[in-house]
The prediction has a mean pLDDT of 82. A computed fold for a 110-nucleotide RNA from Ktedonosporobacter rubrisoli, annotated as SAM riboswitch aptamer (S box leader).
RNA sequence: CUCUCAUCAAGAGAGGUGGAGGGAAACGGCCCGAUGAAGCCCGGCAACCCGUUUGCAUAGUUGCAAACAGGGUGCCAAUUCCGGCGAGUAUAUUAUUCGCAAGAUGAGGG
Numbered sequence: 001c002u003c004u005c006a007u008c009a010a011g012a013g014a015g016g017u018g019g020a021g022g023g024a025a026a027c028g029g030c031c032c033g034a035u036g037a038a039g040c041c042c043g044g045c046a047a048c049c050c051g052u053u054u055g056c057a058u059a060g061u062u063g064c065a066a067a068c069a070g071g072g073u074g075c076c077a078a079u080u081c082c083g084g085c086g087a088g089u090a091u092a093u094u095a096u097u098c099g100c101a102a103g104a105u106g107a108g109g110g
Stems, first nucleotide, its partner, number of pairs: 001110008013042001015041003021032003027083003043076003048072003051068007080102001084100007
């Protein structure tokens, strides 16, 4: 970089440091920010993978379920902040539902 599968409406500090930016990238919108942004540290959330424990199934390898949260990621404003394409619905310059695309994260493969 690419392919496959799963998930994306919940959750997470009134701490330290740091100083102007930030919301992944481009553009547009809309927001957050000196009542202090990013980054870093601590803290926390979650439970995808590993692990541990328990239960059930199997002749067995092992499989399934639940719990824990020790290890590996991830995450901690706003739906993946909103925006694309197709279809549907309605009290129809809008709102909403479904599918797809795009993206993010995890696991596995090339």